TPP riboswitch aptamer (THI element) from a Halieaceae bacterium, 98 nucleotides, folded computationally. Its mean pLDDT, the model's own confidence on a scale to 100, is 78. Taxonomically the source falls in Halieaceae (Bacteria, Pseudomonadota, Gammaproteobacteria, Cellvibrionales). The sequence was found by an Rfam model in a public genome assembly. It matches the Rfam family "TPP riboswitch aptamer (THI element)". Its family is annotated with thiamine pyrophosphate binding in the Gene Ontology.
[in-house]
Parts: sequence; C1' cells; structure tokens
RNA sequence: CGUUCUGCUUAGGGGUGGCUUCGGCCUGAGAUACCGCGUGUAAACCCUUUGAACCUGAUCCGGUUAGAACCGGCGUAGGAAAAGUAUAUCGGCACCUC
Repeated sequence: CGUUCUGCUUAGGGGUGGCUUCGGCCUGAGAUACCGCGUGUAAACCCUUUGAACCUGAUCCGGUUAGAACCGGCGUAGGAAAAGUAUAUCGGCACCUC
C1' cells in the first nucleotide's frame, strides 16, 4: 500500500404472504402497528455491486402438502441500493540491522 472476514457510524434499497372448518395453521431473518387507505408512515428484520435482500419472467414448469406462493427449476437470465473507520488475517514494496 492492497485484499478479505467481522464490528461500528451515517446514508440508501427491500418485502410484509398463503391456507383455513375462521378456532387458527404453514414457511421464513422478517408476514407487525397506525392512519388521512395509498407510488402512505413507523418499528423490527434483511440487503448494499464479491449484490438470490428484492423485482420481472409468473395466473410459469416439476414435486410436496389438509391446503399452499412450501421445495426445486427458471438462474452463468434481465434489473436492483455506499461511503468512511477499527481490529485481525493474507500478500506486495521500501528503509534499517545482522
């Protein structure tokens, strides 16, 4: 000097569903609350280019299930939001000493 992991600060991005006998249940990090009810606000959670957070494709295809938007494919597809700092690891260069 550079790289990577992690932490911190500030900034930004995102989703909030499905099933149901209406009692609840399912997956997940997250399915919440409020209101003027919509390009809404807030909290928590996740993600920020080494980007599968999230969106399109998609009222898609195959499988599972009481049901399913659950799992997989699609996906080396097309989009998608950042800066600083600290410890540690690794690598390179310069100087000094032996």